[in-house]
Order: sequence, then C1' cells, then structure tokens
RNA sequence: GGGCCGGUAGCUCAGUUGGUAGAGCACGGCCUUUGCGAGGCUGAGGCCCCGGGUUCAAAUCCCGGCCGGUCCA
Repeated sequence: GGGCCGGUAGCUCAGUUGGUAGAGCACGGCCUUUGCGAGGCUGAGGCCCCGGGUUCAAAUCCCGGCCGGUCCA
C1' cells in the first nucleotide's frame, strides 16, 4: 500500500427484503430472608465511529475518512 471482516447500552453481542433499536450480564427499586446470596417483579441506560449523498423515511443502501482484527505484498 491492497483485499476481506468488524465499530450499536458500562461489557458481550443481535438487529440480513430501509419504516423513529433489543437480549444476556452488570446497575437502581420492590418482594422474599434475621441478614447476605440465589430467585421473582419492575426500572434506568444508546439516536447506532465521523462527514456527505440517495430516499417521504437510513443502524440498514452509496461515497469518503478514522479505529481494530485478519490475509497478501
């Protein structure tokens, strides 16, 4: 320098025919317990790496950049 894959909640990841984003763990509250843990119920938390384009509408499609992984040189 080039090819491919990836960047979404604190963490690990879904979201694949475009239609205003979800799970598990973690965190807060309540129930249960003498108390802790486990368990049950419930809640908070992200406009999706950045910029532009297409579209009525973009995490999703297109272009450019940044970062990480991998392969080639």